Predicted 3D model of an 86-nucleotide RNA (transfer RNA) from a Bacteriovoracaceae bacterium. NCBI's taxonomy places the organism under Bacteria, Pseudomonadati, Bacteriovoracia, Bacteriovoracales, Bacteriovoracaceae. The coordinates come from a structure-prediction model, not an experiment, and the mean pLDDT is 80. It matches the Rfam family "tRNA".
[in-house]
RNA sequence: GCCGGGGUGGCGAAAUAGGUAGACGCACAGGACUUAAAAUCCUGCGGUCCUCACGGGCCGUACGAGUUCGAUUCUCGUCCUCGGCA
Numbered sequence: 001g002c003c004g005g006g007g008u009g010g011c012g013a014a015a016u017a018g019g020u021a022g023a024c025g026c027a028c029a030g031g032a033c034u035u036a037a038a039a040u041c042c043u044g045c046g047g048u049c050c051u052c053a054c055g056g057g058c059c060g061u062a063c064g065a066g067u068u069c070g071a072u073u074c075u076c077g078u079c080c081u082c083g084g085c086a
Stems, first nucleotide, its partner, number of pairs: 001085007010026003019069001028044005046059005062078005
C1' cells in the first nucleotide's frame, strides 16, 4: 500500500429484506428470606431537562456527511482495532 472482519449500557453480547434501540448474561443498587451472611427470589440500572411526586419530553449504536417519511441496519469519508496479502 491492497483486501476483509469488528466498534452498541460499567463489562460481555443480541437485534437489521430500514419501522418502539439495548433482549440475554455479568457487575452494581434497593427489597424479600436469614440470628447474621451466602445462595435464591423480586425490582431497578444510558445522558439530559420538566415535575413535590407519579409521570413525561428530547437526545443516544466510534465520529462526520448523504439517501429516506423513517438509519444500529444502506452509501461515502475519517478514526481506532483484529486478521490476511504484498